Source information
A computed fold for a 332-nucleotide RNA from a Solirubrobacteraceae bacterium, annotated as Bacterial RNase P class A. Its mean pLDDT, the model's own confidence on a scale to 100, is 76. Its Rfam family is "Bacterial RNase P class A". The family's RNA type in Rfam is ribozyme. Its family is annotated with tRNA processing, dimeric ribonuclease P complex and ribonuclease P activity in the Gene Ontology. Lineage of the source: Bacteria > Bacillati > Actinomycetota > Thermoleophilia > Solirubrobacteraceae.
[in-house]
RNA sequence: GAGGUAGACCAAGCAGCCGCGGAGGCUCGCCCUUCGAGGAAAGUCCGGACAUCACAGGGCAGGGUGGUCGGGAACCCGACCCGGGGAAACCCGCGGGAAAGUGCCACAGAAACACACCGCCGAUGGCGCGUCUGUACGUACGGCGCGCACAGGCAAGGGUGAAAAGGUGCGGUAAGAGCGCACCGGCGCCGUGGCGACACGGCGGCCAGGUAAACCCCACCCGAUGCAAGGCCAAGCAGGACCGCUUGCAGGCUGCCCGCCAAGGUCCAGGUCGGCCGCGUCAGAUGGAUGGCUGCUCACGACAGAAUCCGGCUUACCGGUCUGCUAAGGAA
Numbered sequence: 001g002a003g004g005u006a007g008a009c010c011a012a013g014c015a016g017c018c019g020c021g022g023a024g025g026c027u028c029g030c031c032c033u034u035c036g037a038g039g040a041a042a043g044u045c046c047g048g049a050c051a052u053c054a055c056a057g058g059g060c061a062g063g064g065u066g067g068u069c070g071g072g073a074a075c076c077c078g079a080c081c082c083g084g085g086g087a088a089a090c091c092c093g094c095g096g097g098a099a100a101g102u103g104c105c106a107c108a109g110a111a112a113c114a115c116a117c118c119g120c121c122g123a124u125g126g127c128g129c130g131u132c133u134g135u136a137c138g139u140a141c142g143g144c145g146c147g148c149a150c151a152g153g154c155a156a157g158g159g160u161g162a163a164a165a166g167g168u169g170c171g172g173u174a175a176g177a178g179c180g181c182a183c184c185g186g187c188g189c190c191g192u193g194g195c196g197a198c199a200c201g202g203c204g205g206c207c208a209g210g211u212a213a214a215c216c217c218c219a220c221c222c223g224a225u226g227c228a229a230g231g232c233c234a235a236g237c238a239g240g241a242c243c244g245c246u247u248g249c250a251g252g253c254u255g256c257c258c259g260c261c262a263a264g265g266u267c268c269a270g271g272u273c274g275g276c277c278g279c280g281u282c283a284g285a286u287g288g289a290u291g292g293c294u295g296c297u298c299a300c301g302a303c304a305g306a307a308u309c310c311g312g313c314u315u316a317c318c319g320g321u322c323u324g325c326u327a328a329g330g331a332a
Base pairs, nucleotide, nucleotide: 003326004325005324006323007322008321009320010319012297013296014295015294016293017292018291020036021035022034023033024032025031026029038303042314043313045312046311047310048309049308050226051225052224053223062222063221064220065219066218067080068079069078070077071076081095082093083092084091085090096217097216101215102214103211104210105209117158118157119154120153121152124151125150126148127147128146129145130144131143132142134141135140166184167183168182169181170180171179185207186206187204188203189202190201191200192199193198230277231276232275233274239268240267241266242265243264251261252260253259298301
């Protein structure tokens, strides 16, 4: 120290004028003072507060989470581990189990989990031929050799495929094969270190396809609905209870008595329209405010705007400032 990388911050600035909304003030004037979006106010993906309903306890079903440790209300954060990338700083990962079971693995291919198409072999058995100074003797048996590839052996090589039964090499074999050995990888056991994930070392040929964002198994967690929750006040219409009296006149059934209904009156309950609270101790409504014009300056200005609140995550974003770390090839 170009560049890289991690984190934090700013989000054009200043002045004047006019306007919009909240609060306060007095001399009540269409006056004065003061306050008025964001880092994401967004997506609504999580968690919580709050609210209503449900709820003895346990289980099933269903859903969620998933390396380890710690913190936290939280699915988030930090450190570490493992795997991958990078020279490094550092970054990335929907990171339990495929050796419990089941399913699936297109096309191609013989076979997608135990298969044999091409191929290799044919030691052994079979068949054929040759040979023999073997036995018997023209046939048969036996030995040896050659051939066939019938039984059969193999999975090395070829071919197919995203993936083919640990890899490479040496030995071995009839040909082959962890069949044996060395190294590497995996798995299991043991030891050491670590709280742990795990790491390192030793031993054992133990060698096992992939897929769980397929069912499933394991561990832990989980009531439902969301401020259009929910609460208060309450026109009108309809409803309920009581009164509906008396010397006389005074509604209907009904001429009279009782009764019922009605007019009228008083009270009551739920509750529609509507209003208020929920709703913010320096934004704040429900008619939903936060804007416009002018001037100057510059690095010429991005993404975007509250609606119950808080925390987290994710996504969008012109550009700029600061700090830590790294710096290989190679630029200085």